The RNA shown here (Glycine riboswitch aptamer) has 114 nucleotides and comes from a Planctomycetota bacterium. It was read from a public genome assembly, where an Rfam model found it. The prediction has a mean pLDDT of 77. Of the family's consensus pairs, 89% are formed in the model. Its Rfam family is "Glycine riboswitch aptamer". Gene Ontology term of the family: glycine biosynthetic process. Rfam's curators write: This family represents the bacterial glycine riboswitch.

């Protein structure tokens, strides 16, 4: 100079989808009770996680290739092998906020004293 690793800084898309199971908590019922707590059971309601399914997104990850670089052949061609990306697939992974994540970009400097 370069490339990595860390710190710090910005960092973007695209469902508050649908259904089942499950929990938390709340509430209605019934059941005991003179009532009330609590308990057990029905049934809903916010919200959490899992699993399908459908629509979507691209910027971990991964898959594909131009231009060049090469091999082979029956040589104006053909076939092949490396081969970049924010292109392009969506296989993974995301998909109200917030977090999380996050390709990539930036910064890691100044002064005293020893």
């Nucleotide at each position: 100079a370069u490339g990595g690793a860390c710190u710090c800084u910005g960092g973007a898309g695209a469902g508050c989808g649908a259904u089942u199971u499950u929990c938390u908590u709340c509430g209605u019922c019934g059941c005991a009770u003179a009532g009330c707590c609590u308990g057990c059971g029905u049934c809903g309601a916010c919200g959490g996680a899992a699993a399908u399914c459908c629509a979507c997104c691209g910027a971990a990850g991964g898959g594909g290739c131009a231009a060049g670089c090469g091999g082979c052949c029956a040589c104006a061609g053909g076939c092949u092998g490396c081969g970049g990306a924010u292109c392009u697939c969506u296989c993974a992974g995301g998909u109200a906020a917030c977090a999380a994540g996050g390709a990539c970009a930036g910064a890691g400097g100044g002064g005293c004293u020893a």